Small-subunit ribosomal RNA, 3' major domain from an uncultured bacterium, 474 nucleotides, folded computationally. Its mean pLDDT, the model's own confidence on a scale to 100, is 81. It matches the Rfam family "Bacterial small subunit ribosomal RNA". The RNAcentral record of the full RNA draws on ENA, Greengenes and SILVA.
Context: one part of a larger RNA
RNA sequence: UGACGGGGGCCCGCACAAGCGGAGGAGCAUGUGGUUUAAUUCGAUGAUACGCGAGGAACCUUACCUAGGCUUAAAUGACAGUUGACGGUUGCUGAAAAGUAACUUUCUUCGGACAACUGUUAAGGUGCUGCGUGGCUGUCGUCAGCUCGUGCCGUGAGGUGUUUGGUUAAGUCCAGCAACGAGCGCAACCCCUAUCCUUAGUUACCAUCAGGUUAUGCUGGGGACUCUAAGGAAACUGCCCGCGCAAGCGGUGAGGAAGGUGGGGAUGGCGUCAAGUCAGCACGGCCCUUACGUCUAGGGCUACACACGUGCUACAAUGGCCGGUACAGUGGGCAGCUACAUGGUGACAUGAUGCUAAUCUCCAAAACCGGUCUCAGCUCGGAUCGAAGUCUGCAACUCGACUUCGUGAAGUUGGAUUCGCUAGUAAUCGUAUAUCAGCAAUGAUACGGUGAAUACGUUCCCGGGCCUUGUACA
Numbered sequence: 001u002g003a004c005g006g007g008g009g010c011c012c013g014c015a016c017a018a019g020c021g022g023a024g025g026a027g028c029a030u031g032u033g034g035u036u037u038a039a040u041u042c043g044a045u046g047a048u049a050c051g052c053g054a055g056g057a058a059c060c061u062u063a064c065c066u067a068g069g070c071u072u073a074a075a076u077g078a079c080a081g082u083u084g085a086c087g088g089u090u091g092c093u094g095a096a097a098a099g100u101a102a103c104u105u106u107c108u109u110c111g112g113a114c115a116a117c118u119g120u121u122a123a124g125g126u127g128c129u130g131c132g133u134g135g136c137u138g139u140c141g142u143c144a145g146c147u148c149g150u151g152c153c154g155u156g157a158g159g160u161g162u163u164u165g166g167u168u169a170a171g172u173c174c175a176g177c178a179a180c181g182a183g184c185g186c187a188a189c190c191c192c193u194a195u196c197c198u199u200a201g202u203u204a205c206c207a208u209c210a211g212g213u214u215a216u217g218c219u220g221g222g223g224a225c226u227c228u229a230a231g232g233a234a235a236c237u238g239c240c241c242g243c244g245c246a247a248g249c250g251g252u253g254a255g256g257a258a259g260g261u262g263g264g265g266a267u268g269g270c271g272u273c274a275a276g277u278c279a280g281c282a283c284g285g286c287c288c289u290u291a292c293g294u295c296u297a298g299g300g301c302u303a304c305a306c307a308c309g310u311g312c313u314a315c316a317a318u319g320g321c322c323g324g325u326a327c328a329g330u331g332g333g334c335a336g337c338u339a340c341a342u343g344g345u346g347a348c349a350u351g352a353u354g355c356u357a358a359u360c361u362c363c364a365a366a367a368c369c370g371g372u373c374u375c376a377g378c379u380c381g382g383a384u385c386g387a388a389g390u391c392u393g394c395a396a397c398u399c400g401a402c403u404u405c406g407u408g409a410a411g412u413u414g415g416a417u418u419c420g421c422u423a424g425u426a427a428u429c430g431u432a433u434a435u436c437a438g439c440a441a442u443g444a445u446a447c448g449g450u451g452a453a454u455a456c457g458u459u460c461c462c463g464g465g466c467c468u469u470g471u472a473c474a
Base pairs, nucleotide, nucleotide: 001474002473003471004470005469007468008467009466010465011464012463013462015458016457019421020420021419022418023417026313027312028311029310030309031308032307033306034304035303042053043052064299065298066297067296068295069294070293076122077121078120079119080118081117082116083115084114087104088103089102090101091100092099093098106113107112124288125287127286128285129284133282134281135277136276137275138273140271145184146183147182148181149180150179151160152159153158164175165174166173190265191264192263193262195233196232197231198230199229200228201227205222206221209220210219211218236259239253240251241250242249243248315414319373320372321371322370323369324368331362332361333360336355337354340351341350342349343348380411385406386405387404388403389402390401391400427450428449429448430447431446432445433444
């Protein structure tokens, strides 16, 4: 100087408390461990692995296993040589890759071009090392810290500044001070959102006027409103009162759409964990070279006495079922989204129309109204299994999703313990997208609808910041 303490002081955080809803019990989905297997490819492992890499494992992917092939190779160059091919069609062998036979098959200014094959030379490796590395990332932590120049103090390591008293979300600001200044962080500058104004009105809108329809901005028209998308205004403790030297704090203050960081996002200092990644990529070293390279078929990654994590669905009446009837926002769409009509109980099929989209389309559910069920393992719950189908795809056996009929398991609110959340939040309801032929999506990422309770307080648990103290630790 640090680190540590079941030392002290001050302060903060959904850290506790106050509340709301969960997990831990059941069934299923998914990931992991273990076990099994020819193989169940590899990585990630307290917090910071475990719906993680994977934002799509039937083949492919695929790296694993079994079997069958190839050896300058699947791709691209350079040099030399040979041929007019390569490819296609048909036949045979084969699981395919591939092999083999027949037929067919380039251009030319004749110099060659082009292609294939052969040889030589450069290959290839998801093989090892993340404890050789780059790059990227997690975490402490959006915590308020981490440092430097000059000066001063100390023999020196170092100290001071950065401590102290206030204050703040903040090393934020103020006052003081052997310090005076500065840098990286904080804040602000950026984006979205809440209010208003201006400009511009198409594909959006429709108040006034007119036309028209069973009905609809449907049409003429309008530039008001909503909205769209470009530019501006607006919030600064600016004003008032009280406290205070000041910074600032308090107020049911005024005004205002918004008040003290208005709400949210992006943004992550110096460093820590030899943290993670050689399988995204790149790169040093080591290793393989008729194989640890490469092609193909089939299988596996989907196994199952068990254990754990993350979720979904429930155990019901604030509910289930049936009928009726409303209201969103994001985003997507060309072999794509599909109106509408018809057929089918339905998944869907057939026809047909619009749209390369503010034009057409995908497109709501909880809620509300009426009826029924009456506390039961039930009209709760839907696992599992049987049968018949639909769709995608070369192909749904291992191993897809969905539909209909039947079947109707556990489960009656879950031990110790434990998680999330402070407001348009939790809870609850549906919608969209990426990936994608299809889908094991209950995942992830966004979007809107409905919409709470509670916070006395900081004694305690956890994590962190500053000062101080002890230490046989570095």